Molecule: transfer RNA
Organism: Alkaliphilus peptidifermentans DSM 18978
């Protein structure tokens, strides 16, 4: 410098053909135990990496940026 692939909730990820933001884990509460631990209800917690565009509607499509991870090139 070309390509390609990831980027959503503190972590790890899921999201199918554009239209309801999720799961697990983990944090809070509460039950049950004498307590802890465990179970078991419930509950908070998202500018879906940023800009901009299509579109009634965009996490999902388009452009571009930025961080990562990889392939190829090029210098050594």
């Nucleotide at each position: 410098g070309g390509g390609g692939c990831a980027u959503u909730a503190g972590u790890u990820c899921a999201g199918c053909u554009g239209g309801g933001a999720g799961a697990a884990c983990g944090c809070u509460u509460g039950a049950c135990u004498g307590g802890c631990a465990g179970u078991c209800a419930a509950g908070a917690g998202g500018u879906c990496a940023g800009c901009g565009g299509u579109u009634c509607a965009a996490g999902u499509c388009c452009g571009c940026u930025a961080u990562g991870c990889u392939c190829c090139a090029c210098c050594a």